This is a predicted structure of a 346-nucleotide part of an RNA (small-subunit ribosomal RNA, central domain) from an uncultured bacterium. The RNAcentral record of the full RNA draws on ENA and SILVA. Rfam family: Bacterial small subunit ribosomal RNA. Rfam links the family to the GO terms ribosome and structural constituent of ribosome. Model confidence (mean pLDDT): 87 of 100.
Context: one part of a larger RNA
RNA sequence: UUAGGUUUAAAGGGUGCGUAGGCGGGGGAUCAAGUCAGUGGUGAAAUGGUGCGGCUCAACCGUAGCAUUGCCGUUGAAACUGGUUCUCUUGAGUGCGAAUGAGGCAGGCGGAAUGUGUUGUGUAGCGGUGAAAUGCUUAGAUAUGACACAGAACACCGAUUGCGAAGGCAGCUUGCUGGGACGCAACUGACGCUGAGGCACGAAAGUGCGGGGAUCGAACAGGAUUAGAUACCCUGGUAGUCCGCACAGUAAACGAUGAUAACUAGCUGUUGGCGAUACACGGUCAGUGGCCAAGGGAAACCGAUAAGUUAUCCACCUGGGGAGUACGUUCGCAAGAAUGAAACUC
Numbered sequence: 001u002u003a004g005g006u007u008u009a010a011a012g013g014g015u016g017c018g019u020a021g022g023c024g025g026g027g028g029a030u031c032a033a034g035u036c037a038g039u040g041g042u043g044a045a046a047u048g049g050u051g052c053g054g055c056u057c058a059a060c061c062g063u064a065g066c067a068u069u070g071c072c073g074u075u076g077a078a079a080c081u082g083g084u085u086c087u088c089u090u091g092a093g094u095g096c097g098a099a100u101g102a103g104g105c106a107g108g109c110g111g112a113a114u115g116u117g118u119u120g121u122g123u124a125g126c127g128g129u130g131a132a133a134u135g136c137u138u139a140g141a142u143a144u145g146a147c148a149c150a151g152a153a154c155a156c157c158g159a160u161u162g163c164g165a166a167g168g169c170a171g172c173u174u175g176c177u178g179g180g181a182c183g184c185a186a187c188u189g190a191c192g193c194u195g196a197g198g199c200a201c202g203a204a205a206g207u208g209c210g211g212g213g214a215u216c217g218a219a220c221a222g223g224a225u226u227a228g229a230u231a232c233c234c235u236g237g238u239a240g241u242c243c244g245c246a247c248a249g250u251a252a253a254c255g256a257u258g259a260u261a262a263c264u265a266g267c268u269g270u271u272g273g274c275g276a277u278a279c280a281c282g283g284u285c286a287g288u289g290g291c292c293a294a295g296g297g298a299a300a301c302c303g304a305u306a307a308g309u310u311a312u313c314c315a316c317c318u319g320g321g322g323a324g325u326a327c328g329u330u331c332g333c334a335a336g337a338a339u340g341a342a343a344c345u346c
Base pairs, nucleotide, nucleotide: 004317005316006315007300008299012314014201015200016199017198021194022193023192025088026087027086028085029084030083031082033081034080035077036076037075038074039073040072041071042070048066050064051063052062053061054060091191092188093187094186095184096183097182103177104176105175106174107173108172109171110154114150115149116148117147118146119145120144121143125136126135162169163168206247207246208245209244210243211242216240220236221235222234223233258313259312260311261310262309263308266291267290268289269288270287271286272285273284274283295302296301319346320345321344328339329338330337331336
């Protein structure tokens, strides 16, 4: 490069917005850039292939015509692509209506639990384990009652439930605010899809500064266990866990499955609308589950939420190790992140 692939064998970017680019709905008119046809020029010679000929043959050589798939000009065609223009409504968007949800941000409030403090009752143990010990306790612990304070998390409801682009989101309430679905069909009239770079968001751990510090708890200390035990178990316990601002930018960031659109039997749950209202029906749109037809798949399995049948665009893969390493570069306060080889070896 051509082809083939990307759930689990190597391979879908963590997610979105969007620039360039690529691709793009129905009808009419027009242009003729792409496209197609005719024709003219050019496409040196040698080489190549074909016919004939010359060296006794061949290699070699001569000669004729062909090829030279291309480029340029010109005359036409107008289905398709493209340009311009008019138009349409089904794609896309707007509007109106009534609902829906742990979507986001900020504030206020609540109870249970835990820990601590003060105080009451009460007396010898408590705690912990496989068994113990370290630890706490007559300076009165553990247990039990009252009061107070602190921080963090929200039992039940709670569910293959819901919402969000992903990360993620759950006590109650107030304010502000984003989105999607449905119904109507009033408006715009292709305004669309994808998206290299770019920008934004992005769990946990981590970093900087300032707070906070109840619980849990890396490091650390002690007690055990053991041949040892830098562990698993126990008693403590710092950073952290929480908040504000700033950074970092990674995860088995998973559905290990990119986005969008169309098409391809059914059955059965469930969420939000609409229909209908006869508590009969089982229709329709969007979501979320289970089982399967066709089909696919190496199989497991997937199967209208496709891994089926197609189209467009992006990302990525090309034996294992070396290695997500080295070097260089960019970013970062650092930790490190991103990009990303080779020798060698099997």